[in-house]
């Protein structure tokens, strides 16, 4: 340079004309309104609403414990968090490099990944295949020994090697055996025990111990350690008409008047009309509402998350809902013609979306451009 990864930041840009929502303060109108102005007016994910909080109301006397639910390897950071940061540990992939009977084995670090406490508290589970699946087995196979009609068959050893399986009671290797086999020995691993290092997870290395204690808690469970419910359609305030409730007061009066199935009768049950007055609620108007765990530069600490200090700055708050449209020039990209080439002319064109109470965060979508780091090929010095 060219490719592959991983991170970060960005999310066309300028003028004009027409709109579209709030706000301000002018001018004319009694008023409703008109009219002409000025400033504002989506995002990095506004989303999904999945975790955390602020604020709101109910509920709650206080401490333990149980219930349920959620977290779950250490440290920081943080209002908090299931987030972030920087560690340690498992897996998986490549692997400097040493080792060797060259097939392999150990292994420093790299990318990536872990719902990464606890399986020697107890209860369960383990499909299917396989002989045998949890106090394990012997299906072929190997050796051995009887025996036979030479195909084999019986009786005993083995677990190296085939074969099921997610998984077969350590692995590789020499060694020894009739075959074998921690049986023996070396290296890894593993268990225990004490040591050093580290705030710790945990590393290392020492001494013992032939290996006992399979997996599974995204099964119960156990063990720490959080957690009251509810969402701005939460709350608080002003409150027409009309309707219906309550006092008061006038006036009325039952032999009436309405209702119980049309009607008649009997029987139950109810009570008017007007004035003024209180008090609830509907429909509406006000608040909540956006100055906040804000945002920017700057200088400091911190490995980083992220913290503190100066100084600037105001950044949508409407109500089912405004933030748009056209044209012209310019940028990124693609594209087609003309040129030998530099270069010119022309079309084509920017994703993913859309605030409704706010924040911190995880997730998901997303063209293009741009830094920065890694790896690796290729020029060149």
């Nucleotide at each position: 340079u060219c490719a592959g990864g991983g991170g970060g930041c960005u999310g066309g840009g300028c003028g004009a004309c027409c709109g579209c929502g709030g706000c301000c303060g002018c001018g004319c109108g009694c008023a409703a309104g008109c009219g002409a102005g000025g400033g504002c007016g989506a995002g990095g994910a506004a989303a999904g609403u999945c975790c955390g909080g602020g604020c709101u109301c109910c509920a709650c006397g206080g401490a333990a414990c149980g219930a349920c639910g959620g977290u779950g390897c250490c440290g920081g950071g943080u209002a908090a968090c299931g987030c972030c940061c920087g560690g340690c540990g498992g897996g998986g992939u490549c692997g400097g490099g040493g080792c060797c009977u060259c097939g392999g084995c150990c292994a420093a670090g790299g990318c990536u990944u872990c719902a990464g406490g606890g399986a020697a508290a107890g209860u369960g589970c383990c499909a299917c295949a396989g002989a045998a699946a949890g106090c394990a087995u012997a299906c072929c196979g190997c050796c051995g020994g009887c025996u036979c009609u030479c195909g084999g068959g019986c009786c005993g050893g083995u677990a190296a090697g085939g074969g099921c399986g997610a998984a077969a009671g350590g692995g590789u290797g020499c060694g020894g055996c009739a075959a074998g086999a921690g049986c023996g020995c070396a290296c890894c691993g593993c268990g225990c025990g004490g040591c050093u290092g580290g705030c710790a997870a945990c590393a290392g290395g020492c001494g013992c111990g032939g290996c006992a204690c399979g997996g599974c808690a995204a099964a119960c469970c156990c063990c720490a350690c959080c957690g009251g419910g509810u969402g701005c359609a939460a709350g608080a305030c002003c409150g027409a008409a009309u309707a219906g409730g309550g006092g008061c007061g006038a006036c009325a009066u039952a032999u009436g008047g309405g209702g119980c199935u049309g009607u008649u009768c009997c029987g139950c049950c109810u009570c008017g009309u007007c004035g003024c007055c209180c008090g609830g609620g509907u429909u509406g108007g006000u608040u909540g509402c956006u100055u906040g765990a804000g945002c920017g530069g700057c200088a400091g600490g911190g490995u980083a998350a992220c913290c503190u200090g100066c100084c600037g700055c105001c950044u949508a708050g409407a109500g089912g809902a405004a933030u748009g449209g056209u044209c012209g020039c310019c940028c990124a990209u693609c594209u087609u013609c003309c040129g030998c080439a530099a270069g010119g002319a022309g079309g084509a064109g920017g994703a993913c979306a859309g605030a409704a109470c706010c924040c911190g965060g995880c997730u998901u979508a997303c063209a293009g451009g741009u830094c920065c780091c890694c790896u690796g090929g290729c020029a060149c010095a």
A computed fold for a 381-nucleotide RNA from a Pseudomonadota bacterium, annotated as Bacterial RNase P class A. The coordinates come from a structure-prediction model, not an experiment, and the mean pLDDT is 75. NCBI's taxonomy places the organism under Bacteria, Pseudomonadati, Pseudomonadota. It matches the Rfam family "Bacterial RNase P class A". From the family's description: Ribonuclease P (RNase P) is a ubiquitous endoribonuclease, found in archaea, bacteria and eukarya as well as chloroplasts and mitochondria. It is annotated as a ribozyme. Its family is annotated with ribonuclease P activity, dimeric ribonuclease P complex and tRNA processing in the Gene Ontology. The RNAcentral record of the sequence draws on ENA. It is recorded under the gene name rnpB. Of the family's consensus pairs, 97% are formed in the model.